[in-house]
Molecule: RNase P RNA; transfer RNA
Organism: Candidatus Udaeobacter sp.
């Protein structure tokens, strides 16, 4: 001093005036006004992809369908999340990216080539025979091979060495699979021996198979006051019980229920913010994360509030001045992607710029 | 809030289901035909399949993500 990987932090700040709104409170003509004190938009509030709290529904009973996820052990309220490890590929590396099963069954693998899966002999190799040839050899036919060559993504393990008529795990050593002991590991797996010629490719983001897990609906859920009438038409193997079908259960007995029309508010309230919260000390733990001790309260609106203006002070960028810097003065911006609506945990996307930590690799200096 | 379809030549649309290398009609261009159109008749151009990333030997076609459009239902 180049070039990269992994993570984390902000996303100006304080003050005043004036202007909306919330909560506590005091007074007053109490649908409301004045006054004090105090709050008041993100890291993504966004996608709605998941997972829950919270609410309603007597079945949150069983099958069955159909739906998630998938490599071990952890973590957590739960997850398809998050942490560490194990294997495989990529990369000098730092890192990164994937992950049950093809020996349970059935399907695909086009064109091409001889043959795409209990799959082949096209070109060739050898070997007998028979004709033609001076010879080398060439032609039929009848075995025998798949080592070599063609195609393609991909062709019956891969080197090498004997060996055979020509080859061929045929045989040996390696290296790859499979099994079976042992070791180490909770364990996915790894190392060390031993045996056996050994499996006839892919592809499950094809269909399956194995394991594990899953009541339905959602705050426009649900309650409470108000108000108001048309109790009229039609439909139900008597009907109904929160996703589908079936079993069982349970409720209502001439009622229920289901579909259209009609009325009223075009209503008000409360669910509404104290939380699996947020900060620190401290021990366990490789971490994720848990446990204990202290401290703080940090929007709650409802046609939708959080904002405008001025002053310091920070950031940056421009220019001038000085002593090369530092430092001083002036001008300008303070942004990008964007705005809560039940409320958290995580996932993805979207961004101007700024500043910190770690760790790779190259170059060069001490 | 919750659920359901599209997106392919300039335009209006098929291929997706089962993945083999993009096509129909209409406009466009050249031509022939006519005294000149238009009709016909013959060729012929014209495509990152919304965008990006994975699966695979190979994706418009399967999977994930993102962006845009409609529709239905409280």
């Nucleotide at each position: 001093a180049a070039a990269g990987u992994g993570g984390a932090u902000c996303a100006a700040g304080c003050a005043a005036u004036c202007g909306c709104u919330c909560u506590u409170u005091g007074c007053c003509u109490c649908a409301g006004g004045c006054g004090a004190a105090g709050g008041g938009a993100g890291g993504a509030a966004a996608g709605u992809c998941c997972g829950g709290a919270c609410u309603c529904c007597g079945c949150a009973g069983g099958a069955c369908a159909g739906g998630g996820c998938g490599g071990c052990c952890g973590c957590u309220a739960a997850c398809g999340g998050c942490g560490g490890c194990c294997c495989c590929g990529a990369g000098u590396g730092a890192u990164c990216g994937g992950g049950g099963g093809a020996a349970a069954g059935u399907a695909c693998c086009a064109c091409a080539g001889a043959a795409a899966a209990c799959a082949u002999a096209c070109c060739g190799c050898c070997c007998g025979u028979c004709g033609c040839u001076a010879u080398c050899g060439c032609g039929a036919u009848g075995g025998g091979u798949a080592a070599g060559g063609u195609u393609g993504a991909a062709a019956a393990g891969g080197c090498g060495a004997g060996g055979u008529a020509a080859g061929a795990g045929c045989u040996c050593a390696c290296c790859g699979g499979u099994c079976c002991a042992u070791c180490a590991g909770u364990g996915a797996u790894g190392g060390u021996g031993g045996a056996c010629g050994c499996a006839u490719g892919g592809c499950a983001a094809a269909c399956c198979c194995c394991g594990c897990c899953c009541g339905g609906a959602g705050c426009a859920a649900g309650g409470c006051c108000a108000a108001a009438u048309a109790g009229g038409a039609g439909g139900g193997u008597u009907g109904g019980g929160u996703g589908g079908u079936c079993c069982g259960c349970c409720c209502a007995u001439a009622g229920c229920c289901c579909u259209c029309g009609g009325g009223u508010a075009a209503g008000g309230u409360c669910g509404c913010u104290c939380g699996a919260c947020c900060c620190u000390u401290u021990g366990a733990g490789u971490a994720a994360u848990c446990a204990u001790g202290g401290g703080g309260c940090c929007a709650g609106a409802u046609g939708a509030a959080u904002g405008a203006u001025u002053g310091c002070u920070g950031u940056g960028a421009c220019u001038u001045u000085u002593u090369u810097u530092a430092g001083a003065a002036g001008u300008c911006a303070c942004u990008a992607c964007a705005g809560a609506a039940u409320c958290c945990g995580g996932c993805u996307u979207a961004c101007c710029g700024a500043u910190c930590c770690a760790c790779u690799u190259u170059a060069g200096u001490c | 809030c919750g659920g359901g379809c599209c997106g392919u030549a300039g335009c209006a649309c098929a291929g997706c289901u089962u993945g083999g290398u993009a096509g129909u009609g209409c406009g466009c261009u050249u031509g022939a035909a006519u005294g000149g159109g238009g009709u016909u008749c013959a060729a012929g151009a014209g495509g990152u399949c919304g965008c990006g990333g994975g699966u695979u030997c190979a994706a418009a076609u399967c999977c994930c993500g993102c962006c845009g459009g409609c529709c239905c239902g409280a």